Transfer RNA from a Parcubacteria group bacterium, 73 nucleotides, folded computationally. Its Rfam family is "tRNA". Rfam's curators write: Transfer RNA (tRNA) molecules are approximately 80 nucleotides in length. The family's RNA type in Rfam is transfer RNA.

RNA sequence: GCACGUGUAGCUCAGUUGGUAGAGCGGUCGUCUUAUACACGACUGGUCCCAGGUUCGAGUCCUGGCACGUGCA
Numbered sequence: 001g002c003a004c005g006u007g008u009a010g011c012u013c014a015g016u017u018g019g020u021a022g023a024g025c026g027g028u029c030g031u032c033u034u035a036u037a038c039a040c041g042a043c044u045g046g047u048c049c050c051a052g053g054u055u056c057g058a059g060u061c062c063u064g065g066c067a068c069g070u071g072c073a
Base pairs, nucleotide, nucleotide: 001072002071003070004069005068006067007066010025011024012023013022019056026044027043028042029041030040031039049065050064051063052062053061
């Protein structure tokens, strides 16, 4: 340099045909316990990498960029 893939919560990742962004872990509080842990319940959390475009509507489709990974040279 070329091709392909990935980018969504603090972390690991879902998100179907474009139609209200989710789970687990984590954090906080509570119940339980003499106390801690475990368990259970509630709460907490997002510029969906950036900028445009298409659309009534974009995490999803299109274009350009950035970062990371794999392969080829």